RNAcentral holds the full RNA, with entries from SILVA. Predicted 3D model of a 337-nucleotide part of an RNA (large-subunit ribosomal RNA, domain IV) from Capsicum baccatum. Taxonomically the source falls in Capsicum (Eukaryota, Viridiplantae, Gunneridae, Capsiceae). It matches the Rfam family "Bacterial large subunit ribosomal RNA". Rfam links the family to the GO terms ribosome and structural constituent of ribosome. The coordinates come from a structure-prediction model, not an experiment, and the mean pLDDT is 84.
Context: one part of a larger RNA
RNA sequence: CUCUCUCUAAGGAACAAAGCAAAAUAGCCCCGUAACUUUGGGAGAAGAGGUGCCUUUUCACAUCACAAAGGGGGUCGUAGUGACCAAGCCCAGGCGACUGUUUACCAAAAACAUAGGGUCUCCAAAAAUUCGUAAGAGCAUGUAUGGGGGCUGACGCUUGCCCAGUGCCAGAAGGUCAAGGAUGUUGGUGACCUGAUGAUAGGGGAGCCGACAAUCGAAGCCCCGGUGAACGGAGACCAUAACUAUAACGGUCCUAAGGUAGUGAAAUUCCUUAUUAGGUAAGUUCUGACCCACACAAAAGUCGUAAUGAUCUGGGCACUAUCUCGAAGAGAGGCUC
Numbered sequence: 001c002u003c004u005c006u007c008u009a010a011g012g013a014a015c016a017a018a019g020c021a022a023a024a025u026a027g028c029c030c031c032g033u034a035a036c037u038u039u040g041g042g043a044g045a046a047g048a049g050g051u052g053c054c055u056u057u058u059c060a061c062a063u064c065a066c067a068a069a070g071g072g073g074g075u076c077g078u079a080g081u082g083a084c085c086a087a088g089c090c091c092a093g094g095c096g097a098c099u100g101u102u103u104a105c106c107a108a109a110a111a112c113a114u115a116g117g118g119u120c121u122c123c124a125a126a127a128a129u130u131c132g133u134a135a136g137a138g139c140a141u142g143u144a145u146g147g148g149g150g151c152u153g154a155c156g157c158u159u160g161c162c163c164a165g166u167g168c169c170a171g172a173a174g175g176u177c178a179a180g181g182a183u184g185u186u187g188g189u190g191a192c193c194u195g196a197u198g199a200u201a202g203g204g205g206a207g208c209c210g211a212c213a214a215u216c217g218a219a220g221c222c223c224c225g226g227u228g229a230a231c232g233g234a235g236a237c238c239a240u241a242a243c244u245a246u247a248a249c250g251g252u253c254c255u256a257a258g259g260u261a262g263u264g265a266a267a268u269u270c271c272u273u274a275u276u277a278g279g280u281a282a283g284u285u286c287u288g289a290c291c292c293a294c295a296c297a298a299a300a301g302u303c304g305u306a307a308u309g310a311u312c313u314g315g316g317c318a319c320u321a322u323c324u325c326g327a328a329g330a331g332a333g334g335c336u337c
Stems, first nucleotide, its partner, number of pairs: 001333006008326001010324002014322001019319001027051003031047001036041001038154001052075007076080001088317007095309002100112002117152007129138003155304002158301001161233002165231002167227003171223001174222003180216002183213007192203003235253004262296001263293001275289004
């Protein structure tokens, strides 16, 4: 010097990103216990007192014994749950309702899951759906109060507008439309015929191989409707009230429709340490408001919410070597002799 501990005057968070770490609290008995609340909780809330040992005494429940509890008297210590063991507490807010699960070996959370919570959708059974080329298997020895899939996520109040685009569902009048069928036209080949017979040339039945034309021809697409707890979307510019300011009111353009309730400088606010009030001597954090929402918003749910959390944020009491600011001691290691 490093590590693990012990103790420390006065102060007591002045430390630090942050009370991280440490200290403090602690058992049992008695008294007492707030806001809020889903009436269960909150709660061991908070807070106050007692606690050793000796002696004596009381005691119902039929009786006895023991235990436990209570009363009186005394006594020792700084200290009586005398060591060990053994909750720190309160106030306010964000998020997730809760118990639970998770990155074996840097993340335990606000992420995931969750409910006898919600909703949409598919499936009438050889179910839908999943695995497999198939046989076959799961679902299920199940049958819609069942099974599969998606989203949301206790509870309370609610969940508003847009179907133009995309998706899905339904419809079938019309348009478009493949393979294929049948028909027609046409080309090649072709037995054979003609050119007196070889070369050569012309014609040519059926069949076969093509080309072309119109015709019949399903789904799909176009088309017509529906559908948002489907994917998604949700304007701009002028002008106006008897101070000023503002604009309930009016006008114009565009759109499928122009963001409703609620919340709001927020886990979302750039400007921004917005402004204001509280808390502090002093507060970019925190809490309550305001609304000018760069760029909240209603089941990728909105807004509240008791309980809950090794969660995150701010404040307070207690307590302390975190600090002012060091000092002393014990052990282990290192270094030196």